[in-house]
RNA sequence: GAGCGAACGCUGGCGGCGUGCUUAACACAUGCAAGUCGUGCGAAGCUAUUUUGAGGGGUAACCCUUAGAGUAGACUGAGCGGCAGACGAGUGAGUAACACGUGGGUAACCUACCUCCAGGACCGGGAUAACCACGGGAAACUAGGGCUAAUUCCGGAUAAGACCACGGCAUCUAUGGAUGCUGGGGUAAAAGGUGGCCUCUGGUGAUGAGCCAAGCUACCACUUGGAGAUGGGCCCGCGUCCCAUCAGGUAGUUGGUGAGGUAACGGCUCACCAAGCCUAAGACGGGUAGCUGGCCUUAGCGGGUGGUCAGCCACACUGGGACUGAGACACGGCCCCGACUCCUACGGGAGGCAGCAGUGGGGAAUAUUGGGCAAUGGGCGAAAGCCUGACCCAGCGACGCCGCGUGGGGGAAGAAGGUCUUCGGAUUGUAAACCCCUGUUGGGAGGGACGAUGGGUAAAGGGGCUAAUAUCCUUUUUACCUGACGGUACCUUCAAAGAAAGCCCCGGCUAACUCCGUGCCAGCAGCCGCGGUAAUACGGAGGGGGCAAGCGUUGCUCGGAUUUACUGGGCGUAAAGGGUCCGUAGGCGGUUUCGUAAGUCGAACGUGAAAGCCCGAGGCUCAACCCCGGAAUUGCGUUCGAAACUGUGGGACUGGAGUCCGGAAGGGGUCGGUGGAAUUCCCGGUGUAGCGGUGAAAUGCGUAGAUAUCGGGAGGAACACCAGUGGCGAAGGCGACCGGCUGUUCCGGUACUGACGCUGAAGGACGAAAGCGUGGGGAGCGAACCGGAUUAGAUACCCGGGUAGUCCACGCCCUAAACGAUGGACGCUAGGUGUGGGGGCGUUAGCCUCCGUGCCGCAGCUAACGCAUUAAGCGUCCCGCCUGGGGAGUACGGUCGCAAGAUUGAAACUCAAAGGAAUUGGCGGGGGCCCGCACAAGCGGUGGAGCAUGUGGUUUAAUUCGAUGCUAAGCGAAGAACCUUACCAGGGUUUGACAUGACGGAUUAAGCCUAUCUGAAAGGAUGGGGUGGGGUGGAGCUUUACUUCACUCAGCCGUCACAGGUGCUGCAUGGCUGUCGUCAGCUCGUGCCGUGAGGUGUCCGGUUAAGUCCGGUAACGAGCGCAACCCCUAUGCUUAGUUGCCAGCAUUCAGUUGGGCACUCUAAGCAGACUGCUGGUAAAAAGCCGGAGGAAGGAGGGGACGACGUCAAGUCAGCAUGGCCUUUAUGCUCUGGGCUACACACAUGCUACAAUGGCAGGUGCAGAGGGUUGCCAAAUCGUAAGGUGGAGCUAAUCCCCAAAAGCCUGUCUCAGUUCGGAUCGCAGGCUGCAACUCGCCUGCGUGAAGCCGGAAUCGCUAGUAAUCGCGGAUCAGCUACGCCGCGGUGAAUACGUUCCCGGGCCUUGCACACACCGCCCGUCACACCACGAAAGUCGGUUCUGCCCGAAGUCGCCGGGCUAACCCGUAAGGGAGGCAGGCGCCUAAGGUAGGGCUGGUAAUUGGGGU
Repeated sequence: GAGCGAACGCUGGCGGCGUGCUUAACACAUGCAAGUCGUGCGAAGCUAUUUUGAGGGGUAACCCUUAGAGUAGACUGAGCGGCAGACGAGUGAGUAACACGUGGGUAACCUACCUCCAGGACCGGGAUAACCACGGGAAACUAGGGCUAAUUCCGGAUAAGACCACGGCAUCUAUGGAUGCUGGGGUAAAAGGUGGCCUCUGGUGAUGAGCCAAGCUACCACUUGGAGAUGGGCCCGCGUCCCAUCAGGUAGUUGGUGAGGUAACGGCUCACCAAGCCUAAGACGGGUAGCUGGCCUUAGCGGGUGGUCAGCCACACUGGGACUGAGACACGGCCCCGACUCCUACGGGAGGCAGCAGUGGGGAAUAUUGGGCAAUGGGCGAAAGCCUGACCCAGCGACGCCGCGUGGGGGAAGAAGGUCUUCGGAUUGUAAACCCCUGUUGGGAGGGACGAUGGGUAAAGGGGCUAAUAUCCUUUUUACCUGACGGUACCUUCAAAGAAAGCCCCGGCUAACUCCGUGCCAGCAGCCGCGGUAAUACGGAGGGGGCAAGCGUUGCUCGGAUUUACUGGGCGUAAAGGGUCCGUAGGCGGUUUCGUAAGUCGAACGUGAAAGCCCGAGGCUCAACCCCGGAAUUGCGUUCGAAACUGUGGGACUGGAGUCCGGAAGGGGUCGGUGGAAUUCCCGGUGUAGCGGUGAAAUGCGUAGAUAUCGGGAGGAACACCAGUGGCGAAGGCGACCGGCUGUUCCGGUACUGACGCUGAAGGACGAAAGCGUGGGGAGCGAACCGGAUUAGAUACCCGGGUAGUCCACGCCCUAAACGAUGGACGCUAGGUGUGGGGGCGUUAGCCUCCGUGCCGCAGCUAACGCAUUAAGCGUCCCGCCUGGGGAGUACGGUCGCAAGAUUGAAACUCAAAGGAAUUGGCGGGGGCCCGCACAAGCGGUGGAGCAUGUGGUUUAAUUCGAUGCUAAGCGAAGAACCUUACCAGGGUUUGACAUGACGGAUUAAGCCUAUCUGAAAGGAUGGGGUGGGGUGGAGCUUUACUUCACUCAGCCGUCACAGGUGCUGCAUGGCUGUCGUCAGCUCGUGCCGUGAGGUGUCCGGUUAAGUCCGGUAACGAGCGCAACCCCUAUGCUUAGUUGCCAGCAUUCAGUUGGGCACUCUAAGCAGACUGCUGGUAAAAAGCCGGAGGAAGGAGGGGACGACGUCAAGUCAGCAUGGCCUUUAUGCUCUGGGCUACACACAUGCUACAAUGGCAGGUGCAGAGGGUUGCCAAAUCGUAAGGUGGAGCUAAUCCCCAAAAGCCUGUCUCAGUUCGGAUCGCAGGCUGCAACUCGCCUGCGUGAAGCCGGAAUCGCUAGUAAUCGCGGAUCAGCUACGCCGCGGUGAAUACGUUCCCGGGCCUUGCACACACCGCCCGUCACACCACGAAAGUCGGUUCUGCCCGAAGUCGCCGGGCUAACCCGUAAGGGAGGCAGGCGCCUAAGGUAGGGCUGGUAAUUGGGGU
C1' cells in the first nucleotide's frame, strides 16, 4: 500500500446490488421444511340427484322427517397398492485418504423414471389390511378370532431375443481374452386402468330405439430383449501441510491355489501353501486440515486462503448394524448399546433444528418464530391440481461495493464575533448577511407498470391416430381467469433552500501551525521518541490538511522483505567450511562415430464444467449489478514429426586417470639397538662457613661438613650446535646415531590400459593436550597441597618444597583459537624477487623448464581491511554450513562413554539491538620528540602561635544575597555605627518615594515662614503670618515695573490607566568576566584520494619562543591565531626652557635672586638592532654556536593585546532583557535591631619567636601620587593622639613629606628576655545627629601564646626572590595587617628531563564518545516473570492379552408352526417357509499391563527483567 463474512469508538440523509454464528458438530420450547395418485383397490362417511317404503303437514300441486336402493361428485380422513421420501436444503466434526484435482482404464460393472427399436401381455390360484366382534395396556401400542379387493402375492403356458453349460466357424487381440454368426440342451415373463365406438359377434329388449358384454380403437400403465441418454461403482498414472528430538514397520501381513461373497475386480472373506511386502525419493508414528474451481496479494515467480456461488467428498445426538429399494447401510426410515432431555398409573414409553424461522448458552460478533408458490426448479398425477422455509420476495444491520444529495450564481463596509498580533494589522473570508435562481432526495396530491410473448378453462377451425365424422393428441383464433413483491419502480404535479456532515490527523517518516493550560504531573506513542515552566509531540482553542455518510482503531493475510534468495543471497574478519582422510548411495563427467527417441523441441486432435478474471458488444437514467460472444485456462492424454544437446546401446581414440622403466629428496610411520652432554642421587677425596634465593627478603640447605671442586657409580627423561618464513605428512603432528620392515611424493622416459574420473549424505579409520582403566617406571619438571614473602586481604603473581601427572605397554576418551579462523577437484587470468627437490642448455656468468615453499605487486574482487597463478579473481561440479542479540551449545529425548563428558539440539521469556571494517576525537600505570618555576638545584614562606579578614558550620526574630576543586573563600565589598541594607521586630502609608497619559474638582491655591498638641520617628491634628510660579492675549497705566481679567502649562485634591518589586528563572537571554592559555594551535577555497565518515593541505627531515622559517611532498593558496604595528623603559640627537636645572659670572642662610638653557630633568619628534658584518657548523637552506662593533644582540626588559572552542563555568544583586509571580503588598516609609553572634573547621594575611636582632641618639638618599565641603606650612599648647593658628596652593611653584631599611655611636648578651606584643584596666584625643551593641588613635599600666612549626604544601630564574619604607582609590570617621601602585637595598641556583603536574606534535591499542571522574564483570540482598527437575497426583489418546457380549447379516439345526406348488378322493405326506435354538463375526462394557501426551505439586535448579 492493497484486502476482509469482521469487531470496537464517534457520527449517520436517500437508493440500488450483494452479504450476515468465523465461537459451542453446545442444548433445544413452538410452528413449518415430503408428499402425491380415487384414471390401481376394498370399505365407510358427506353432498347432490333419481327412485321405493313409512310417518307428518297441506284441498291439491307439493313440502318436511326417516329408512332402503341406484347414480354422480374437482368432497373427507384412514387403510391396501404404486411412485417419490438416496433429490432438494444443512454442516465441516471426521478424513493426509484414490478424499480431492487432473488424465486415463473397466476385455471386471450397475443404472428407476426418459427416448428409440423389436417381441409379448395366455390360463389359473392363495392370502391380507381396512372393516366386524372381543381381549391386554396409564400411554405408546398390541395378541388371537372372523369377512373382503386390487396394478398385492403365487403356480402353469409361451420364448423372437436374453441368461447358463457344452460344441462349430469367423474377426480382433495387450495371448489373459473379447465380439459376431451358428447347433442342439436347460432356465425365466406379464396387470391392468380410463375414454370412445358399436364396423363385426353376442346378451337384454320387441327383430325397433336404447343399454351392455366381447370386440375394435386411443391414451396411461405392465412384460422380455436390444440400443441410447443420464447418473453412479471399482481400478490406475501424476499432484496434494508440518515434525527425523517418529527409523524401522507389517501376520490377512505379501504372494499363490481353491472356495465363498459382490452389480463388479480384488485378502473383500475363508482354508491350505510359500515367506514375503513397505522404507532415507521418508515407511511407521505424532500434529494439523474437508478438497477443488476460485478468492486476496504480488511486476512476476510465489505467499496466504477455501466465507458467499459452483463441482466432489464426509457427516446427521455418540457408536454399531442391517432391512427395503434401480439406487441408502438412508438428516426430518428401522433395530441395538450409550449419554442427555421429556412423559408415566413406575410396569413402561417418547425424542434427535449441522432444514427455515426462533430460544438459551458461548462469544468482540452475525438478522424475521414475515409474505408467496406469481416466476424458476423439484415430487406425484392422464390432467385439473396438490405439496415444496428449494426458490421468489419483503424485514433487520453503513457489514461491503456502487450511485445521489445536503444547494447554484452574485455579493467587500473585507460586517460582527472568534483567534493571533511586532498593536500596524493578519486570519476565519465570498465565508455569512443580503439579492437572484434551481428543484435531485425527502414531504403532499394524482396516474401507474415490466416481470404473464407464459399458464389454465371454454367454444370454434385446421392437422394427426383410427373402421370412425367419436374419443384422444396437437395447433390457430376468440372470450374469461391468473402477481407474493405492490399502489412498489416509474411518470406528472404542488410548496419550499426550506429537513440532511461528520470523523481522523497537523514533531520526522507524512499533507497540515499558532495561542493558552499543564510542568517527567496529567498524559501521548506505529517506529524514532515527546512531557522536569515559553511543549507545532500531552489537554483545550483558533486555523489548517485528508477522507467523506462515513472516519478512525484493533485483529488477520500478502506486499514492501533479494529478510529462506527457483526467478534472486551468502560462509578470511559481520551468522556460517565438517579436525583430517578413505569411501557406499547419490549428483556431475574428456574426444569421435553409428543407432535409438526417454528427456527436449514442433504440429494436430481430445480434454481442461459453469460461474469468476481479461477483451468486445448489450440491459437497468449512470455505476455497482446483470447478460451475450470471444480470449484465456501456462496442465494432462493421444497421434505424427525433428535429432543439435542430455540420456541410452554399439564401435573407435588418448589429452583426464592409472601402470611400467630409470633417477632423486625427506625430523613420513613402526620395531629393535647404540651414544654423548646436562640435571639429580649415591660412594670416596680436597676444602670451610656459608650456600641458596629475591625488587628486597624469608622459608629452605649447611659444622652430623653443605655450596665449591676432583674421581667413581646409579637411574630416568630429553636430544644443544647443525636449524633455515628449510624438509616430510591427509590432518593431529614429526628432530641424537645405526639397522630391519613400510607408506608417499617429485623429475626424466613415453612402453602399456583406454574415461577406468571428481565429489561424497550415511558409514569407517586417524585424531594435540588434559583426563580415565590395568601394569610398569619415575631423573628433572610439576596441577593439588605445605611453607616463606608481597598485600588492606593475596585461597595469586615471586621464593623453598611437593603428590597425581609428564615416560613405557595395552585399552578408552574424541575435544581445541584441531586456524590460513579460507572444504575438495579441474581449467583459465601481468609480472618481479628469494628459497627447497629434480631435469635441460651453457661462453661456467647465467638462461630455460617441472614440482614445492615465502615476500612484493597488475587486472579483477571486497563493506572496508585486505586477497591477488599457493585467489578472497573468472568459470564448472560435488559436499558441509548460516538466517538478529540474549536465553544456550542450555533443557528434554535419543546415541556413544567406566567416568569426566561428547554428539544431536529446542522453547517459553526478554531486548532494539548484538556485530564487522574503517573514521574523527578522547584516553592509556603504550611508544617517540618537545615545552612550562613542572620536577630537580636554590632562596623565602604556608601548615604550629597570637591577632586580622573571608568561608563553612552552628546559633538567631534576623544573623540579607550571591561566589564553592584548580577557575569560591582580604571574592562582589576601592570603606555595614544611622544611611548604605536588599534581612528581622514594630509603627505608618496606598495613583504611591519615581515616569507618562486621561477625566473630574478646587481655585480662599500648592509651596514657603511659624506656633501648639501627639508621637520613638515617620507622620497625624489644629492654628497664625505674610508672600505667592511660567507663558499668551486683553484692559488699567507713561515704557520697565505694578494691578486686574481670560486661557493655558506646571503645581494641588479625587478617580482611572498604570507605577513599583535586590521577588523567581544565569538551564530562556544580551553584555561583561573567569579558565584551559600567550598554549600554538583552529579552519577555509580549489584540486586530489576515499562508496562514505573523512583524509590530504596541517604529514616527513631540520629549525624556532611560535603551524617561526627552510627543504621534501597531490597539493596550491588563503583566513583567524604567532610575530610585527601601540604604550612604558634602557642610549643618543633635534626642538622647547617655567614652576625644572646651575658649568662659568654676580648674589644669598637657601638656585634665594640676577643671568644662562651647556648639563640634569621635563615632553614632543626622530635615530638606533636587522643575524646587518665576521669565523665555525648545517643540506652550504632555514637556522644555531662564537666574535667584533654597540647604550642595548639574536624577541634587550616590561605592558596592552587572548584564535576555533570547552566548562548549560560566573553574574536576572551593576546594567539591560523574554517569561512567570506580586499590587492596602513581595511596593513605599520610619525607629530600633541584624549583616560584627561563637564549641568548632578551613582559606588568605599581619606580627613574631629574636643578636644579620631589640632599644636609644645622630646622620644620608627616593619615586610615584593626592589636594579648594581640600592639602594644610611657620609659630604655639599638650608626654602623646591632638588642639590653636592660619601663611601658601586649583599645584614641575604651596602642602601632604618624616622616606625606611642604610650608615655612625651607645646599650642589651641568649633570657620567654630591653625578644614578642595578644589580652585586660585606667585616662584621654578625633570624626560624626549619634561610637552601648559596633569606630580609629594616644598615654600610662598589664604583659598571653610563641624559642622556627607533623603529614603535607606555596611563590620565585634578575633588578627577580627576599627585605625596607612611601603614595593612592573608597572615605565624615574607620576595622587597611586588604587592594592597586611607587621607588630603596638587593641575592642564591638551574647537573639535567628519569620521575610528579599541566601542555604541544607524530604514532599505537581501545568493547571509551555526557569521551577513564569512561565503560563494565560476578556474587549477595529485595521484587516480579517464564522455564527445567521432582516423591507423587489427575486427565487425554493409543496398543496388547483375556473376560463378557446387544442388535444384525451369514452358516447350521429347526422335534414347534405353516395358504398357494407336487402326490393323494380324503386323511395325510413332500418341497419350501416361519418361530425358536446353536455358532462365527462384533459395538459398548470389564480386567491386567504397556506406549505417547497434557495439567498440577512440597521442594529444588539455573535463566530473564
Model confidence (mean pLDDT): 84 of 100. Small-subunit ribosomal RNA from an uncultured bacterium, 1505 nucleotides, folded computationally. The sequence is in RNAcentral, with records from ENA, Greengenes and SILVA.